Transfer RNA from a Candidatus Zambryskiibacteriota bacterium, 73 nucleotides, folded computationally. It matches the Rfam family "tRNA". The family's RNA type in Rfam is transfer RNA. The organism belongs to Candidatus Zambryskiibacteriota, within Bacteria.

RNA sequence: GCGCGAUUAGCUCAGUUGGUAGAGCAUCCCGCUUAUACCGGGGCGGUCGGGGGUUCGAAUCCCUCAUCGCGCA
Numbered sequence: 001g002c003g004c005g006a007u008u009a010g011c012u013c014a015g016u017u018g019g020u021a022g023a024g025c026a027u028c029c030c031g032c033u034u035a036u037a038c039c040g041g042g043g044c045g046g047u048c049g050g051g052g053g054u055u056c057g058a059a060u061c062c063c064u065c066a067u068c069g070c071g072c073a
Stems, first nucleotide, its partner, number of pairs: 001072007010025004019056001027043005049065005
């Protein structure tokens, strides 16, 4: 330098032809317990890496930049 992949909640990851963004863990509260843990119930938490474009509508399609990984040279 070229090609491919990844970037979504604090962490690990889903998100199936474009149509109001989810799970588990963590955290907080309640129940349970003499108490802690376990278990059960509930809450909080992200305008989807940045910018631009297409569209009535974009995490999703297009362009560009950034970071990380793999391969080729």